A computed fold for a 72-nucleotide RNA from a Chitinophagaceae bacterium, annotated as transfer RNA.
Taxonomically the source falls in Chitinophagaceae (Bacteria, Bacteroidota, Chitinophagia, Chitinophagales).
The sequence was found in a public genome assembly.
[in-house]
């Protein structure tokens, strides 16, 4: 330098054109306990950036940025 894959809560993964983006875990609050842990309840939290297509984009297309892999 070329090609391929990926980028979503703090972390690990779903959702795959359609209504309010979901699960686990972590954080916070409450409950419980003599104290703590565990358990239970509640709460907040995210689609890498800019364009395009579309009635509608996390999803499809283009470019950029970043990560990984293959080739030279």
């Nucleotide at each position: 330098g070329g090609c391929c894959u990926c980028g979503u809560a703090g972390u690990a993964c779903a959702a795959u054109g359609g209504a309010u983006a979901g699960u686990a875990u972590a954080a916070g609050a409450g409950u419980u306990u003599c104290c703590g842990a565990a358990g239970c309840u509640c709460c907040a939290g995210a689609u890498c950036c800019a364009g395009g297509u579309u009635c509608g984009a996390u999803u499809c297309c283009u470019g950029g940025c970043g990560a990984g892999g293959c080739c030279a």